[in-house]
Context: one part of a larger RNA
RNA sequence: CUGGGCUUAAAGGGUGCGUAGGCGGUUUGUUAAGUCAGGUGUGAAAUCCCCCGGCUCAACCGGGGAACAGCGCUUGAAACUAGCAGACUAGAGUGAGGUAAGGGACCACGGAACUUCUGGUGGAGCGGUGAAAUGUGUAGAUAUCAGAAGGAACGCCGGUGGCGAAAGCGGUGGUCUGGGCCUUGUCUGACGCUGAGGCACGAAAGCUAGGGGAGUGAACGGGAUUAGAUACCCCGGUAAUCCUAGCCGUAAACACUGAGCACUGGAGGGGGGCGGGUUCGCCCGUCCCUCUCGCAGCGAAAGCGUUAAGUGCUCCGCCUGGGGAGUAUGGUCGCAAGGCUGAAACUC
Numbered sequence: 001c002u003g004g005g006c007u008u009a010a011a012g013g014g015u016g017c018g019u020a021g022g023c024g025g026u027u028u029g030u031u032a033a034g035u036c037a038g039g040u041g042u043g044a045a046a047u048c049c050c051c052c053g054g055c056u057c058a059a060c061c062g063g064g065g066a067a068c069a070g071c072g073c074u075u076g077a078a079a080c081u082a083g084c085a086g087a088c089u090a091g092a093g094u095g096a097g098g099u100a101a102g103g104g105a106c107c108a109c110g111g112a113a114c115u116u117c118u119g120g121u122g123g124a125g126c127g128g129u130g131a132a133a134u135g136u137g138u139a140g141a142u143a144u145c146a147g148a149a150g151g152a153a154c155g156c157c158g159g160u161g162g163c164g165a166a167a168g169c170g171g172u173g174g175u176c177u178g179g180g181c182c183u184u185g186u187c188u189g190a191c192g193c194u195g196a197g198g199c200a201c202g203a204a205a206g207c208u209a210g211g212g213g214a215g216u217g218a219a220c221g222g223g224a225u226u227a228g229a230u231a232c233c234c235c236g237g238u239a240a241u242c243c244u245a246g247c248c249g250u251a252a253a254c255a256c257u258g259a260g261c262a263c264u265g266g267a268g269g270g271g272g273g274c275g276g277g278u279u280c281g282c283c284c285g286u287c288c289c290u291c292u293c294g295c296a297g298c299g300a301a302a303g304c305g306u307u308a309a310g311u312g313c314u315c316c317g318c319c320u321g322g323g324g325a326g327u328a329u330g331g332u333c334g335c336a337a338g339g340c341u342g343a344a345a346c347u348c
Stems, first nucleotide, its partner, number of pairs: 004319003007302002012316001014201004021194003025088007033081002035077008049065006091191001092188002095184005103177007110154001114150008125136002162169002206247006215241002220236004258315006266293012297304002321348003330341004
């Protein structure tokens, strides 16, 4: 190289946008680069193959013939690929009219709960556990009422319900803003798909600076438990959790299933549109999203099954026994933590 694979055995990049590249709809004409055919040149000799011959045979050797991937030149063909020119509308986009939604950003506001503080009532416990103790309380706690302040999160609605590329998104209102879906078929006329590099986004934790700090709570202190208890349980509690600006760039970033297009029996449910019919109960049809069950087929099986793991095509990423090891080294990024790239010896 050929070949085999990637749900669970090794293997889908965390996600998107997009450069180069690869691939690409219908139709007409043309060119002839790829492609195909004829001719011709070259393709040294030896070797291989065929025929004949020489050593007693063979190996070996000699003669003749054939053959040789490919490359050059030339003549021609024009289906396909490609180039050029033109046309088209089924892909893609755009316009118009509708529509659902926790999609994103900022601002403002709200109630419940909690904690703290102030004051009133009250007077001995409270709290906590398996049981306790540490803790807290006559300097008046717990409980209860009134008031004030603060921070974080938004009960019910709430739903295998919705939205988003993924990460993710849930009180209410406002402003700005992204996308989807449906109907129509206005306009453009292949403008498309994928995407090495690249760029952007990217939970939590962590880092820098400045704020904030109610509750929770790594670390830490104490009380228990225990043979011990650097834990599980209890009382406290710093960082953190929150906000702003900037880093980090990881994850069981999972559907452990890359993206796009086409095709291939059905049944039942949820969500969003549209069109018919209607006896207003609803029924029928159609498009999009989502879930369950299952034909064929696939699969080692479990299972998948029009949202494929079926049947095909295009493009990207990745795998090649276990350990050593996501280590060492080099490079690169980062303030650091560390990230990305990523071996070998040895061993089974």

This is a predicted structure of a 348-nucleotide part of an RNA (small-subunit ribosomal RNA, central domain) from a wastewater metagenome. RNAcentral holds the full RNA, with entries from SILVA. Its mean pLDDT, the model's own confidence on a scale to 100, is 90.